[in-house]
RNA sequence: UAUGUAAAACGGCAAACCCCGGGCGACCGGGGGACGCAAAGCCAGGAGACUCUCUGAGUUCGUCCGGCUACCAAA
Numbered sequence: 001u002a003u004g005u006a007a008a009a010c011g012g013c014a015a016a017c018c019c020c021g022g023g024c025g026a027c028c029g030g031g032g033g034a035c036g037c038a039a040a041g042c043c044a045g046g047a048g049a050c051u052c053u054c055u056g057a058g059u060u061c062g063u064c065c066g067g068c069u070a071c072c073a074a075a
Base pairs, nucleotide, nucleotide: 012037013036017032018031019030020029021028022027035062041068042067043066045065046064047063048060049059050058051057052056
């Protein structure tokens, strides 16, 4: 220096639900709120599930796989 993953520290994100707004809808954005998360950061590439104006178009990365990036730091 790189990888690694325990403990600790600095912190981070934010489920359900409620309110407001957008969308035909799945769902998304903002505020509140915390079930949880060591990538619960990003990417829709593959698969799964879901939606619709349905043979095509979309949603979901906190469903799984994969890719890229990242704080601290033992064995």

Overview:
c-di-GMP-I riboswitch aptamer from a Myxococcales bacterium, 75 nucleotides, folded computationally. Of the family's consensus pairs, 94% are formed in the model. NCBI's taxonomy places the organism under Bacteria, Pseudomonadati, Myxococcota, Myxococcia, Myxococcales. The sequence was found by an Rfam model in a public genome assembly. The coordinates come from a structure-prediction model, not an experiment, and the mean pLDDT is 83.